[in-house]
A computed fold for a 342-nucleotide RNA from a mouse gut metagenome, annotated as Bacterial RNase P class A. It matches the Rfam family "Bacterial RNase P class A". Its family is annotated with tRNA processing, dimeric ribonuclease P complex and ribonuclease P activity in the Gene Ontology.
């Protein structure tokens, strides 16, 4: 220099927090209830990005015969995968001596748009210049001409010859371009071959726009279950109800029970497309089999703080349903494989 992977301050000790596990069991405390807290002891407790919240799923509710319109998104082929705009191997381009690296890489021969300056003209054009003709020259007019010049980022397929007044795919090789088969390959492509004068023939599709193919909405404040007040209905109730320990008197104004659910509590909440190691198929992404393991789960929100020792002296940054991706941040250190170059 290029690829590509590991780490991301250590050890000990005390005092905290969260949650769980075991014990302990006062039968204690709040609370109407649900349900919750209080002791001892153990052992565990953020990242490689927990960030951005950009995709894709799982997983709730809700909608949903089935086609369509609009709107988003992606765009070479083959795989991989739950999917996915992710990734893996190819093609083909671009850039590099190289190892590598990078590309939204379908269609500009369906159509419409747009190309500033600058040029004579941006898909139509004749400035200049060649060439022929008119004009007595000078100069000018008219026609032909895209080979030179000049301007752009791009100027009528390149380059070279023949032909012509001078050109010019008009015409001939070659490249390109288009069409056709044919080899090779699962395809993108690749390659040779034959044909077509080339009226497809500037660029632009992250300009409309057309082709393909996939998209139902909202998001754990999803959502489920319990349930004080209250709100409503029946039913009891001054002929005394509930209640006042079981009865009677006495007392008096309300009670009970259903729906609905607020406060307010529980679940959802972490065992999973999981982690670790082995094998085995694959170039690989990744898949399968074996054996082990269990690795925060709050809700005002826990990773702190203090001492001691050490070095290379600690960056980015702090989970809030979960997972696989992308992007962005990052002090330092370690490790392979390749390349140049002494």
């Nucleotide at each position: 220099g290029u690829a590509g992977g590991g780490c991301g301050g250590a050890u000990a000790a005390u005092c905290g927090c969260a949650g769980c596990u075991g014990c302990a069991g006062g039968a204690g405390c709040c609370g109407a209830a649900a349900g919750g807290c209080c002791g001892c002891a153990g052992a565990u407790g953020a990242g490689g990005a927990a960030a951005g919240u950009c995709c894709g799923g799982g997983c709730u509710u809700c909608a949903c015969a089935g086609g369509g319109c609009a709107g988003g998104a992606u765009g070479c082929c083959g795989g991989c995968u739950a999917a996915c705009g992710g990734c893996c191997g190819g093609u083909g381009g671009a850039g590099g001596c190289g190892a590598c690296u990078c590309c939204a890489a379908g269609g500009a021969a369906a159509g419409u748009g747009c190309a500033a300056c600058a040029g004579a003209a941006a898909u139509a054009u004749a400035c200049c210049g060649c060439u022929g003709c008119c004009u007595g020259a000078a100069g000018g007019g008219c026609a032909g001409u895209a080979a030179g010049g000049g301007u752009g980022g791009a100027a009528g397929g390149g380059c070279a010859g023949c032909u012509u007044a001078a050109g010019a795919g008009a015409c001939u090789a070659c490249c390109g371009c288009c069409u056709g088969g044919c080899u090779g390959g699962u395809a993108a492509c690749a390659g040779a071959c034959a044909g077509g004068g080339c009226a497809c023939a500037u660029g632009u599709a992250a300009a409309c726009c057309c082709c393909a193919u996939c998209c139902g909405a909202a998001g754990c404040a999803a959502g489920g279950c319990c349930g004080a007040a209250c709100c409503a209905a029946a039913g009891c109730g001054a002929u005394g109800a509930c209640g006042u320990g079981g009865c009677c008197c006495g007392c008096u104004a309300g009670c009970u029970u259903u729906c609905g659910g607020u406060a307010g509590g529980c679940c959802g909440c972490u065992c999973g497309a999981c982690c670790u190691g082995g094998c085995u198929g694959g170039c690989g992404a990744c898949a399968g089999c074996c054996a082990g393991g269990c690795u925060a789960g709050a809700u005002a929100g826990a990773u702190g703080a203090u001492u001691a020792u050490c070095c290379a002296a600690g960056a980015c940054a702090u989970a809030a349903c979960c997972c696989g991706g992308c992007u962005u941040a990052c002090a330092g250190c370690c490790c392979u494989g390749c390349u140049u170059c002494u």